[in-house]
Context: one part of a larger RNA
RNA sequence: CCCAUGGCUAGACGGAAAGACCCUAUGCACCUUGACGACAGCCUUCUCUUGGGAGGCUCGUUUUCUUCUAUAGCCUACGUGGGAGUCAUAGAAGCUUCUUCGCCAGGAGGAGUGGAGACAACAUUGGAAGACCACGGUGGAAAACGAGCCUCUCUCAUCUCGAAAAAAGAACCCCAGAGGAGGGUUCAAAAAUUAAAAAAAGAGAGACAGGGGAUGGUGGGUCGUUUGGCUGGGGCGGCGGCCUUCGAAAGAGUAACGAAGGCGUACAAAGGUUUCCUGAUGACCGAUGGAAAGGGUCAUCGAAGUGUAAGAGCCCAAGGAAGCUUGACUGUAAGACCGACACGUCGAGCAGGUACGCAAGUAGGUUCUAGUGAUCCGGUGAUUUCGCAGGGAGGAGUCAUCGCACAGCGGAUAAAAGGUACGCUAGGGAUAACAGGCUGAUCCUUCCCGAGAGUUCCUAUCGACGGAAGUGUUUGGCACCUCGAUGUCGGCUCUAGAUGACGGGAGGCUGGAGCAGGUCUCAACCGUUGGACUGUUCGUCCAUGAAAAUCUAACGCGAGCUGGGUUUAGAACGUCGUGAGACAGUUCGGUCCCUAUCUACCAUGGG
Numbered sequence: 001c002c003c004a005u006g007g008c009u010a011g012a013c014g015g016a017a018a019g020a021c022c023c024u025a026u027g028c029a030c031c032u033u034g035a036c037g038a039c040a041g042c043c044u045u046c047u048c049u050u051g052g053g054a055g056g057c058u059c060g061u062u063u064u065c066u067u068c069u070a071u072a073g074c075c076u077a078c079g080u081g082g083g084a085g086u087c088a089u090a091g092a093a094g095c096u097u098c099u100u101c102g103c104c105a106g107g108a109g110g111a112g113u114g115g116a117g118a119c120a121a122c123a124u125u126g127g128a129a130g131a132c133c134a135c136g137g138u139g140g141a142a143a144a145c146g147a148g149c150c151u152c153u154c155u156c157a158u159c160u161c162g163a164a165a166a167a168a169g170a171a172c173c174c175c176a177g178a179g180g181a182g183g184g185u186u187c188a189a190a191a192a193u194u195a196a197a198a199a200a201a202g203a204g205a206g207a208c209a210g211g212g213g214a215u216g217g218u219g220g221g222u223c224g225u226u227u228g229g230c231u232g233g234g235g236c237g238g239c240g241g242c243c244u245u246c247g248a249a250a251g252a253g254u255a256a257c258g259a260a261g262g263c264g265u266a267c268a269a270a271g272g273u274u275u276c277c278u279g280a281u282g283a284c285c286g287a288u289g290g291a292a293a294g295g296g297u298c299a300u301c302g303a304a305g306u307g308u309a310a311g312a313g314c315c316c317a318a319g320g321a322a323g324c325u326u327g328a329c330u331g332u333a334a335g336a337c338c339g340a341c342a343c344g345u346c347g348a349g350c351a352g353g354u355a356c357g358c359a360a361g362u363a364g365g366u367u368c369u370a371g372u373g374a375u376c377c378g379g380u381g382a383u384u385u386c387g388c389a390g391g392g393a394g395g396a397g398u399c400a401u402c403g404c405a406c407a408g409c410g411g412a413u414a415a416a417a418g419g420u421a422c423g424c425u426a427g428g429g430a431u432a433a434c435a436g437g438c439u440g441a442u443c444c445u446u447c448c449c450g451a452g453a454g455u456u457c458c459u460a461u462c463g464a465c466g467g468a469a470g471u472g473u474u475u476g477g478c479a480c481c482u483c484g485a486u487g488u489c490g491g492c493u494c495u496a497g498a499u500g501a502c503g504g505g506a507g508g509c510u511g512g513a514g515c516a517g518g519u520c521u522c523a524a525c526c527g528u529u530g531g532a533c534u535g536u537u538c539g540u541c542c543a544u545g546a547a548a549a550u551c552u553a554a555c556g557c558g559a560g561c562u563g564g565g566u567u568u569a570g571a572a573c574g575u576c577g578u579g580a581g582a583c584a585g586u587u588c589g590g591u592c593c594c595u596a597u598c599u600a601c602c603a604u605g606g607g
Stems, first nucleotide, its partner, number of pairs: 001607007010599003014594002022428004027424002029420004035225005041218003045214005051154016068137001069105001078136005085119003094113008158205004169187006229239002237257001241263006264409001265307001266366002271325007279301007305314002308371001310369003329352004335346003341410001354363003377403007385396002435482001436480001437478003441475001444470005452462002489564001490562003494556001495553005502527003505522006529543005570588004574583003
C1' cells in the first nucleotide's frame, strides 16, 4: 500500500413520507352565529271550498219628523230665493198635565180645559220674521233597504268516533329469478266488478276546523355562498381617492408602513365691468424747518393682504373701496399640453344675444393648483326623433338635470360575518418558527483621554463626561441554502478544542513590614465534587474541596439512550367570545422506525 472479517455510529445536510408548523390560493371541507340569500316548518290576514236562520252593534242611501242661543235686540234669528199677507168654531190666546230637547232662558209635540182671537210689515240688525211657501246645510230620532262586524243557533258541505280486517285475473317487461317467489307497466276499469261483511246504523263537531291559492312575519331546522388588498412572514395596528412642499440628483417623470400638512368646500358677492386707493427704504425739490412734521417726483423692495393647506404668484396690483350690473351666457372651435387607456387641462377665433365703459376694450365665474365617482338602472323637464297596416297610446331615443362616505374612492352583487388543535389539497425556502450565514445596534472584552476620589499625589487602586477598537457566547436586524422535511428544550453517555486563567506554576507594580491580599503580564500541562427542590438550562439551599473558571463544537452529541417540558387528536378549570372555539394561562393523559453501502474510527487476519 492492497484485500478481508468482526465491531462502532461522527459524517454522507443518511433512508422513509411532493412538511402536518408558517405563508400563499379570488382552493376544498366541516362547524358556528347577531353575516347575506334561499327553502322546509310555524304563525297572521284575505279569498275559495262555504250553506240556512235569529238577535245586537256600526256605516251608507231614501222618506218623515226634528235641532240651530256671539253682541245688540220684546226673543234660542241655520242659509238662499219667493213673499204681503197667513192661521183660526174642522176650535185662537190662556190654564192644567205628560213626553222630549236645552246654552236653564226657554223650544217642540201629545192629552184635557177654554171659547175668539193669534202672528206678520213697524224700532233694533250686516241679515226679518216659525206670517206662509220652496230648495239646501249642520247635528239628531224613527222606519225601510243595503253592506260589514260580533254573539247565538240549524244541518246539507266537510271532519272525528264507530273502525278492528282483507283477497283475486290476463298480457308484457326486469331493478328479480334454479323452480316458486319479487318488482314494474298496461288492460278488464267510470277506484269499476265479484264474494263474505256493516265501511253501515248510530253518535259528536260543524260552516268553525281541515284543505287549495295569495299576503305579511318568523325561521342555522336545512342548503348555497361570502368573509378583500398593501404589509421588511402573517396576525394586531395603520393605510387606501384628491391637493401642496421636501425626498427628486437645476427639462418631464420617479419608490418606501420616508419627512410635513391640507381636502370631501365656500361665496348672489368673496362674480363682471368702470373709476379710484396703497406699506417700507433711499435719492432729489421745496418758508420758518433742523437727523426727524406735511407736500411733490423718481428708483428699489415686497411686508400686510389675497375665504380655506402649502408652493408659485400678485404695487401696472390678482390687495382695499364705490357705482352700475349678471359673461357664474347659448351654439361651436383652429391649435396645443398631458396621458398605456379611460380621464384631465389650456384655448385664439366665429355666430347669437347681454353687462360695464366716452372709447379703446373687458367679461364663457372666483390669483392658480384640492373641494371628487366611470358604466348600468331609475326619476323629473323639454323635444320638428321612433311609433310593428294607418291615427293615437304604452314604451323608447335625444338634450338638460337629479339619485352612490360605490371613501377598499378604475366602482366584482341590489344584497354577505366567523371557527377549525378533527382538518384536507396545490404550492412556496418567492415567506416565518430551529440551526447555519451576513451585520454587530444590544451584550461581552480591551484600549485612549483623565474631571475627580485616593491626607498630599490622575494612573497602588477606582475612574465621571466622552472617544476608538476587538470577539462573535446574549437579545436582535436581514430573509441568503434548506418547507419532493436540516427532528426541537433539558438530562444521560462520550469526545475534542479556545483562553478573556477558577486551583496548582513563573514574574512586574503595590497605598507590598510578615501572613494574607489588590492589580497587571506569561502559561492550556493537570484538575475543576456530592446532594435537596424544580421538566428545567438557570437559580436558591445543604455539605465538602486547592478550585467548584468562562466558552465553542448544528444553544456538540435522539440512524447513541431518555421523552419530564414544549407542540396534534381526549378531558377539565380560570378568562375571553352570542357561538363554533381561543389563550408564550393552568391541569391529567398521550406509538421516538431504520438488518450500515461509502467515508471516518476500533480490533483481528491475509497478501
Record summary: This is a predicted structure of a 607-nucleotide part of an RNA (large-subunit ribosomal RNA, domain V) from Hemiarma marina. The gene name in the source record is rrn23. NCBI's taxonomy places the organism under Eukaryota, Cryptophyceae, Goniomonadida, Goniomonadaceae, Hemiarma. The full RNA is in RNAcentral, with records from ENA.